Transfer RNA from an Actinomycetota bacterium, 74 nucleotides, folded computationally. Rfam family: tRNA. Gene Ontology term of the family: triplet codon-amino acid adaptor activity. The family's RNA type in Rfam is transfer RNA. Taxonomically the source falls in Actinomycetota (Bacteria, Bacillati).

This record gives sequence, C1' cells and structure tokens, in this order.
RNA sequence: GGGUCGCUAGCUCAACCUGGCAGAGCAACGGACUCUUAAUCCGCAGGUUCAGGGUUCGAAUCCCUGGCGACCCA
Repeated sequence: GGGUCGCUAGCUCAACCUGGCAGAGCAACGGACUCUUAAUCCGCAGGUUCAGGGUUCGAAUCCCUGGCGACCCA
C1' cells in the first nucleotide's frame, strides 16, 4: 500500500442478510432470604447504535467518506 471483517448499555454480545417500538446475559442499584458475607430469588434503572453525509414516510440496518481495531496479502 491492497483486501476482508468488526465498532450497539459499565462488560460480553444479539438485532443488520430481509429498513418499521433498540434487546439479552453478566455487572451496578433496591429488596427478599441469611447471624453476616457469598450463592439463590424478585424488582428497578441504564443507549449520541464510532463520526459525518446521502437515500427513504421511516435507518443500528442500505449507500458514500473518514476514524479506530483485528486478520490476510504485498
């Protein structure tokens, strides 16, 4: 330098293909249980979907540019 893939909650990841209310587990917080902790159970909260632009009635999703990361080739 070229190619492919990835970026979504604090963490790990779905949802993208096939546009239509942004989710799960864990963690955090509150509670139950327990002598206490842990474990278990219940509840609650948590989002600039990497950035900018475009298409569309409508974009996490499609298109373009850029950033960061991983891998392959040179």
Source information:
The sequence was found in a public genome assembly.